Predicted 3D model of a 73-nucleotide RNA (transfer RNA) from a Lachnospiraceae bacterium. The sequence is in RNAcentral, with records from ENA and MGnify. The same sequence occurs in records of 2 taxa. Rfam family: tRNA. Rfam classes the family as a transfer RNA. The source organism's lineage runs through Bacteria, Bacillati, Bacillota, Lachnospirales and Lachnospiraceae.

């Protein structure tokens, strides 16, 4: 210097063919229990890495640009 992939909730990650933003853990709150643990049930937490196009509608598609990881030189 080319080139692939990968960013989504405090952590690990899905999200399919563009329409409802989720799941396991963690945090609260209640049931149960003498207690703690386990286990029922419920809430609460998101600038979908940043900007920009296209489209009625973008996490998803294009473009740029930051940030990791791989490969080539």
């Nucleotide at each position: 210097g080319g080139a692939a992939c990968c960013a989504u909730a405090g952590c690990u990650c899905a999200g399919c063919u563009g329409g409802g933003a989720g799941a396991g853990c963690a945090u609260c709150u209640u049931c149960u229990u003498g207690a703690c643990g386990u286990g029922g049930a419920g809430a609460g937490g998101g600038u979908c890495a940043c900007a920009g196009g296209u489209u009625c509608g973008a996490g998803u598609c294009c473009u740029g640009c930051u940030g990791g990881u791989u490969c080539c030189a």